[in-house]
The prediction has a mean pLDDT of 86. Small-subunit ribosomal RNA, central domain from a Bacteroidales bacterium, 345 nucleotides, folded computationally. The full RNA is in RNAcentral, with records from ENA and SILVA. Lineage of the source: Bacteria > Pseudomonadati > Bacteroidota > Bacteroidia > Bacteroidales.

Context: one part of a larger RNA
RNA sequence: UUGGGCGUAAAGGGUGCGUAGGUGGCAGAAUAAGUCUGAAGUAAAAGGCUGCAGCUCAACUGCAGUAUGCUUUGGAAACUGUUCAGCUAGAGUGCGGAAGAGGGCGAUGGAAUUCCAUGUGUAGCGGUAAAAUGCGUAGAUAUAUGGAGGAACACCAGUGGCGAAGGCGACGUUCUGGGCCGCAACUGACGCUCAGUCCCGAAAGCGUGGGGAGCAAAUAGGAUUAGAUACCCUAGUAGUCCACGCCGUAAACGAUGAGUACUAAGUGUUGGGGGUCAGACCCCAGUGCUGGAGUUAACGCAAUAAGUACUCCGCCUGAGUAGUACGUUCGCAAGAAUGAAACUC
Numbered sequence: 001u002u003g004g005g006c007g008u009a010a011a012g013g014g015u016g017c018g019u020a021g022g023u024g025g026c027a028g029a030a031u032a033a034g035u036c037u038g039a040a041g042u043a044a045a046a047g048g049c050u051g052c053a054g055c056u057c058a059a060c061u062g063c064a065g066u067a068u069g070c071u072u073u074g075g076a077a078a079c080u081g082u083u084c085a086g087c088u089a090g091a092g093u094g095c096g097g098a099a100g101a102g103g104g105c106g107a108u109g110g111a112a113u114u115c116c117a118u119g120u121g122u123a124g125c126g127g128u129a130a131a132a133u134g135c136g137u138a139g140a141u142a143u144a145u146g147g148a149g150g151a152a153c154a155c156c157a158g159u160g161g162c163g164a165a166g167g168c169g170a171c172g173u174u175c176u177g178g179g180c181c182g183c184a185a186c187u188g189a190c191g192c193u194c195a196g197u198c199c200c201g202a203a204a205g206c207g208u209g210g211g212g213a214g215c216a217a218a219u220a221g222g223a224u225u226a227g228a229u230a231c232c233c234u235a236g237u238a239g240u241c242c243a244c245g246c247c248g249u250a251a252a253c254g255a256u257g258a259g260u261a262c263u264a265a266g267u268g269u270u271g272g273g274g275g276u277c278a279g280a281c282c283c284c285a286g287u288g289c290u291g292g293a294g295u296u297a298a299c300g301c302a303a304u305a306a307g308u309a310c311u312c313c314g315c316c317u318g319a320g321u322a323g324u325a326c327g328u329u330c331g332c333a334a335g336a337a338u339g340a341a342a343c344u345c
Stems, first nucleotide, its partner, number of pairs: 004316003007299002012313001014200001016198001021193003025087002028084004033080002035076008048066007090190001091187003094183004102176003108170001109153001114148007124135002161168002205246006214240002219235004257312006265290010294301002318345003327338004
């Protein structure tokens, strides 16, 4: 609870597509449902409210007036709705350009780590604050050549780019999504938002089958320490990788929902266009910084708003109990979603 809010105090759904619903550009005609207006009827009495009066006052009582509404009917036509016929500024299509780690499949490459084989070579190597465990005379470390295998792609690299978000980074082929700029040929409001639904959704985790170089929960050992189930060291399994299927959560953050319009400047940068001999400069779309009005509790935000307005959705309402219990739905499980109360302060 007809109120105030949601960057940091409680509060923006992780993201998108989109149904119902809500809402919606310019101009014309009709209609009259909403809306406005006139009249009639009705709204029992008592009660309420206002005024006057009666009991000496008051309570009490009496008289007069008064109600939003509902029904019928006459009218108005600005706005909303509906119908008809239009428009092009929103939205979309087309044509012409250019950019990009956007996505999928398959393929290729070099550096490095590790391992294997062989040669050279000899007593150490490794590790730390210092050590030790560990590796090494059965020849290690180092070095050279050859080979195997997996994972990740140095430099370029940039408050650079792309994507709705999660996210995306070697190179080329192929398939494919989206956005931007220019033209103004076409459609003619087809738009915006979106409960429920559906899709996507880092990491970890789960299932089946592969793969396994490096790293590394667990684990073992060595140190440290009063202890050391840690921090440091030596090893090391799940996992990390691939395919398919689940899970559906994150400080999923800009802690800031989406859309539209308006509102000082300055300065960088990405893509495109105009302009110029070349520039300067101008326009559109993005991405940063500084800053004015305004706003804010302050910090700050400030055309990428947290300013000024409108439309739609989500959410909050003292702290703890508690994102717990119960119930339900989903899941193989882990658990997820929904989500209290008693009691305490």